[in-house]
RNA sequence: ACACGAUAACGGCAAACCCCUCGAAAGGGGGGGACGCAAAGCCACGGGCCUACCGCAGCGAUUGCUGCAACGGCAGCCGGGCUACCGAA
Numbered sequence: 001a002c003a004c005g006a007u008a009a010c011g012g013c014a015a016a017c018c019c020c021u022c023g024a025a026a027g028g029g030g031g032g033g034a035c036g037c038a039a040a041g042c043c044a045c046g047g048g049c050c051u052a053c054c055g056c057a058g059c060g061a062u063u064g065c066u067g068c069a070a071c072g073g074c075a076g077c078c079g080g081g082c083u084a085c086c087g088a089a
Stems, first nucleotide, its partner, number of pairs: 004087002012037002017032006035076001041082003045079003048074003055068005
C1' cells in the first nucleotide's frame, strides 16, 4: 500500500413506530426512538423495486374510472464507481 476484519479503541449512522413539515404520490427533511449497519458515507451508471401530478389511450359523461408511461423516487435490494476512521488474527 492492497486485501481483510474482531466481544479491540475513539467514535459514527439509525429500521419499525410516533410528532411536525414538504410532496399529487412514492418518498424527502427535522425531532423523538433503536431493528440493525465496517462504508447503513457519497453517486441512480446497469439490473430491480415503488409511485403516476402532467401527458397519452379507452370507457363514461361533466370535474369520474381503467390502462400505459419517469421526466419523480429507493444508496438500509443487488452489482458498479468515488471517498474515508481504526488495526487483533
c-di-GMP-I riboswitch aptamer from Paenibacillus sp., 89 nucleotides, folded computationally. Lineage of the source: Bacteria > Bacillota > Bacilli > Paenibacillaceae > Paenibacillus. The coordinates come from a structure-prediction model, not an experiment, and the mean pLDDT is 90.